[in-house]
Context: one part of a larger RNA
RNA sequence: GAUUGAACGCUGGCGGCAGGCCUAACACAUGCAAGUCGAGCGGUAACAGAGAGGAGCUUGCUCCUUUGCUGACGAGCGGCGGACGGGUGAGUAACGCUUGGGGAUCUGCCCAGUCGUGGGGGAUAACCAUUGGAAACGAUGGCUAAUACCGCAUACGCCCUACGGGGGAAAGGAGGGGACCUUCGGGCCUUUCGCGAUUGGAUGAACCCAAGUGAGAUUAGCUAGUUGGUGAGGUAACGGCUCACCAAGGCGACGAUCUCUAACUGGUCUGAGAGGAUGACCAGUCACACUGGGACUGAGACACGGCCCAGACUCCUACGGGAGGCAGCAGUGGGGAAUAUUGCACAAUGGGGGAAACCCUGAUGCAGCCAUGCCGCGUGUGUGAAGAAGGCCUUCGGGUUGUAAAGCACUUUCAGUGGUGAGGAAAGGUGCGUCGUUAAUAGCGGCGUCACUGUGACGUUAACCACAGAAGAAGCACCGGCUAACUUCGUGCCAGCAGCCGCGGUAAUACGAGGGGUGCAAGCGUUAAUC
Numbered sequence: 001g002a003u004u005g006a007a008c009g010c011u012g013g014c015g016g017c018a019g020g021c022c023u024a025a026c027a028c029a030u031g032c033a034a035g036u037c038g039a040g041c042g043g044u045a046a047c048a049g050a051g052a053g054g055a056g057c058u059u060g061c062u063c064c065u066u067u068g069c070u071g072a073c074g075a076g077c078g079g080c081g082g083a084c085g086g087g088u089g090a091g092u093a094a095c096g097c098u099u100g101g102g103g104a105u106c107u108g109c110c111c112a113g114u115c116g117u118g119g120g121g122g123a124u125a126a127c128c129a130u131u132g133g134a135a136a137c138g139a140u141g142g143c144u145a146a147u148a149c150c151g152c153a154u155a156c157g158c159c160c161u162a163c164g165g166g167g168g169a170a171a172g173g174a175g176g177g178g179a180c181c182u183u184c185g186g187g188c189c190u191u192u193c194g195c196g197a198u199u200g201g202a203u204g205a206a207c208c209c210a211a212g213u214g215a216g217a218u219u220a221g222c223u224a225g226u227u228g229g230u231g232a233g234g235u236a237a238c239g240g241c242u243c244a245c246c247a248a249g250g251c252g253a254c255g256a257u258c259u260c261u262a263a264c265u266g267g268u269c270u271g272a273g274a275g276g277a278u279g280a281c282c283a284g285u286c287a288c289a290c291u292g293g294g295a296c297u298g299a300g301a302c303a304c305g306g307c308c309c310a311g312a313c314u315c316c317u318a319c320g321g322g323a324g325g326c327a328g329c330a331g332u333g334g335g336g337a338a339u340a341u342u343g344c345a346c347a348a349u350g351g352g353g354g355a356a357a358c359c360c361u362g363a364u365g366c367a368g369c370c371a372u373g374c375c376g377c378g379u380g381u382g383u384g385a386a387g388a389a390g391g392c393c394u395u396c397g398g399g400u401u402g403u404a405a406a407g408c409a410c411u412u413u414c415a416g417u418g419g420u421g422a423g424g425a426a427a428g429g430u431g432c433g434u435c436g437u438u439a440a441u442a443g444c445g446g447c448g449u450c451a452c453u454g455u456g457a458c459g460u461u462a463a464c465c466a467c468a469g470a471a472g473a474a475g476c477a478c479c480g481g482c483u484a485a486c487u488u489c490g491u492g493c494c495a496g497c498a499g500c501c502g503c504g505g506u507a508a509u510a511c512g513a514g515g516g517g518u519g520c521a522a523g524c525g526u527u528a529a530u531c
Stems, first nucleotide, its partner, number of pairs: 001531004006527005013377006019370002021335001026333003030330003035080003040077002043073002047071003050067008087288003096213007105205002110201008118152001120150002127142006158167003172193006180187002214260003221251003226248008263285004267278004290311005313324004341367001343366003349363001350361004380410004390401004414472001416467005424458001428453004432448006475520005480501003486515005496503002
């Protein structure tokens, strides 16, 4: 000099853009953060409508009962999603990460291709009844459905094979409809969404190898599943991954082992570079989710807001037993030099579910707080010598503050008041036209410079116009040398200053104050840290 996720002191007008627990991976009150689908299912607790019955009468309203009939929908079964998104950096010196390779693998949803989707069965929740418990939560009996579950049939391709053969699947839902059939429910046809098998792709994931990736030798030897083989088991898959047997190997001064420290990278800071330091925000990877262990489900987890066990802690309890996990967003206590609101909205972008409308989304978009940083703007402009008054200095002549002020003439950025008012909106819905599908001018799907309609948290938006008046807006550090900037008074080795050299013991440009000056400026200094 540059820099910072900074803090502290003094000061503080506005805006834009960013950033904001670096400490206790300490403990957490409260609310929210993952749901959705009735176009899978049986249904109907609530709300609304309609129908039926009844009552009151004001004769078209109110009330009651009832019917899942309709819009919808609590709880339940079922499906998909809760493995993403969000947080943190404790652990980890490691195939964890980075770069470059490899072959023995899996991959829901998505895309493309091929072939199917036939016929049956038995349960179970909800519900009802009885019943245990303070609660959490159950128990028994009975009824019922499915895209829940299980056989049978079939098998292009698929899997196994000793090449003879053997094995294995599925589910239906919704819209529309002319013939034909009908037990009047529908069948049937068709469109669409699904379902099963399989091939390839895409995406994601797992595994292996090489090189690189801290410190300590005041750590020199380490290792028995250890190193290799055979066989078996296991895995999606190779493999001592596991096991039995056999052999005795394997690593190490090119630093094994041990100890300490640490998430890694793109990057960031600095520097002419080489390098050094660093890993906040943003992006990629990894690890973790009160501590330790374990598996289940699933395409995917050994799963932050799932389960089980153990432990510590907190809470409830009728003492028998139970409940919980903010390193999600806010917020609280605590720690600390120190770090924000228990805000608004799903309008946009993205995600989950759904055919869609739509619902959910503390992701996200915004707003609030903080000079924490960067950038921009303002705090007036011109004129104005009687060089006013006052202050300070003085050699008492004057000098300086100083065109500074006042005065005069202007301007109105920003803030203030009032008004006008974009863009972020694409979608979606309705209609029309057209094309495709089809038996069909239903329905559905695609298309359209088509028409109409239509959605904004921010928001008192940005921007623009008008109004008023210089009106509301400057401080901080320094002035001995380094280092830009000097005098007076006070003090008298005292009080004090200080980054280094050093100042202060009676004329201190170095302490304190006044005047003056210098440097930066909504900041300025100090401290800490890095180059």